[in-house]
Molecule: SAM riboswitch aptamer (S box leader)
Organism: Christiangramia portivictoriae
RNA sequence: UUAUCAAGAAAGGUUGAGGGAUUAGACCCUGUGAAACCUUAGCAACCCUCCUUUGGAGAAGGUGCUACAUUCUACCUGGUUCAGUCCCGGAUAGAUAA
Numbered sequence: 001u002u003a004u005c006a007a008g009a010a011a012g013g014u015u016g017a018g019g020g021a022u023u024a025g026a027c028c029c030u031g032u033g034a035a036a037c038c039u040u041a042g043c044a045a046c047c048c049u050c051c052u053u054u055g056g057a058g059a060a061g062g063u064g065c066u067a068c069a070u071u072c073u074a075c076c077u078g079g080u081u082c083a084g085u086c087c088c089g090g091a092u093a094g095a096u097a098a
Base pairs, nucleotide, nucleotide: 001098002097003096004095005094010040011039012038013037014036018029019028020027023074024073025072026071041066042065043064046062047061048058049057050056051055070093075090076089078087079086
C1' cells in the first nucleotide's frame, strides 16, 4: 500500500490470577482455573497446489485463528426518539495476510 474482519473451529499437560489490544465508560470471562508456554487436534483458505483459469477444486507446506461482532460505545453524516433512544453509512484505531 491492498484485501478482509456479525461465518468457522478445543482437548490434555505445566503453572497459578488475572483476562477480553491501548485510554475512558459499559458489558462479560475467570480457582468448576485467567494469562503465558508445551503437546495433540481442529477451523479457515491470504500465500500455496491442481484444473477445462472473470470460474472451480484441494489442504502437503508458510502464516493466522479456535468465549462474547475487532465484545459494545467514543469522532463525522443521515434517519429516528421523551432521551446519546435506536438504526444505516463513513472515519479513526487495531488485527491478519500478501